Two RNAs folded together computationally: RNase P RNA and transfer RNA, 492 nucleotides in total.
The prediction has a mean pLDDT of 77.
RNA sequence: CAGGCCGGUCGGGUGAUCGCGGUGCCGCUGCUGGCGGCAUCGAGGAAAGUCCGCACUCCAUAGGGCAAGAUGCCGGGUAACGCCCGGGGCAGGCAACUGCCGGACAGGGCCACAGAAACAGACCGCCCCUGCGGGGGCAAGGGUGAAAAGGUGGUGUAAGAGACCACCGGCGACCGCAGUAAUGCGGCGGCCAGGCAACCCCCAUCUGGAGCAAGGCCAAGCAGAGGCAAGGCCCGCCGCAGGGCGGGCGGGAGGCGGCUCGUCUCCUUGUUCUCCCCCGUGGAGGACAUUAGCCUUGGGUAGGCCGCACGAGCGGGCCGGUGACGGCCCGCCUAGAGAGAUGAUCGCCCGGAAAGGGAUCGUCCCUGGUGGACGCCCCCUUUUUGACAGAAUGCGGCUUAUAGACCGGCCUGGGCU
RNA sequence: UCCUCGGUAGCUCAACGGUAGAGCGGGCGGCUGUUAACCGCUAGGUCGUAGGUUCGAAUCCUACCCGAGGAGCCA
Repeated sequence: CAGGCCGGUCGGGUGAUCGCGGUGCCGCUGCUGGCGGCAUCGAGGAAAGUCCGCACUCCAUAGGGCAAGAUGCCGGGUAACGCCCGGGGCAGGCAACUGCCGGACAGGGCCACAGAAACAGACCGCCCCUGCGGGGGCAAGGGUGAAAAGGUGGUGUAAGAGACCACCGGCGACCGCAGUAAUGCGGCGGCCAGGCAACCCCCAUCUGGAGCAAGGCCAAGCAGAGGCAAGGCCCGCCGCAGGGCGGGCGGGAGGCGGCUCGUCUCCUUGUUCUCCCCCGUGGAGGACAUUAGCCUUGGGUAGGCCGCACGAGCGGGCCGGUGACGGCCCGCCUAGAGAGAUGAUCGCCCGGAAAGGGAUCGUCCCUGGUGGACGCCCCCUUUUUGACAGAAUGCGGCUUAUAGACCGGCCUGGGCU
Repeated sequence: UCCUCGGUAGCUCAACGGUAGAGCGGGCGGCUGUUAACCGCUAGGUCGUAGGUUCGAAUCCUACCCGAGGAGCCA
């Protein structure tokens, strides 16, 4: 110098004029309001997608099992996570570095076409026997396919084959050592038939449901109607009696929005009619009302305040840790609304792009000069340009969009010293 | 804020992980005096986009881009 890899920061500045939203104070006024002035504050790194995880709130104080869903090498960080950090293995890259990750001897399923055969076998082939019809052995070679019982060499054999041997590769739920572990190294063992779990499944871990239109308070307004049932038995106490109170079992409704167990909450009432008998705290049957609640339908509202910003907060320093991160100290206060405010114009400056000009240097060309052409850097002028995007309860992540500028570290190649 | 569904030819829709199809429409030819109807032939596809799993993806997984629908307050 060229090409590349990784990480981080910023993402226009300033002044004037006009304009917008919140808060506070003041003034005027026709005073639940309106107008004006001053001060102060006023978007982001992603405010976005709403993909994860929390806080917070309500559902009862949030239980067990099954189902369902999510995650998935190991260790750590964290409020938590599907995030982050460190490590391991495999794959890609010359490298810096990047990507991926449980289990295929628990079981089921699938592997089109081709091919003899897709997980079990023999089409061509090789060998032996033969009465030439065939019978038997083999899996080295050929062929099909994405995938067909490890590779090379040798021994062996009728032909062959991990059948046996050496080396290499792979596998192992075996042993030793190192490591918290994943795993690595060495030994030993035999050669044991694939792939897919982003198919079902198995194993481990995690998850109660809903969401700020949560939820609380106030105000305003209307009109309610229909449906769903159980209301039984036993015990104790009180009362002269009609009856009343309490408890248990059972029944009904709901919490419980997947099912179930368990548990909790509420209801288990009143009026009246008929009949029967052994005539009493007796029994049987019916009608009407009622509702803790649930369902259906109709109606009403489109208002105010809180929740709502002092927080897993931001900046700086020191300490611990390889790091994510944690601890301590100091300083700071920073939008919050209603379909929802941050903008526009001009001047100057900053950065980018294009064109023109200048100067220096380098290379090349010729007719060799005060020549011409091209190019890097620098300076000047003009024009143009500054992306993606817009808080709505808050926070931690991920993902996606993003013109351009800057900083740091590293790798490869070339040149010069 | 929460939930559900969809995107395939010009239009409406199909397609157990194994060659992307149907109807209508378009083009050409035939039939007819002509048109329609009818008959024959034919063209036309980034399967919304990009990655991944797999031998193989419209189909399975992830992210993104469009589109459609639904729920909620008082009583």
It holds a member of the Rfam family "Bacterial RNase P class A". The family's RNA type in Rfam is ribozyme.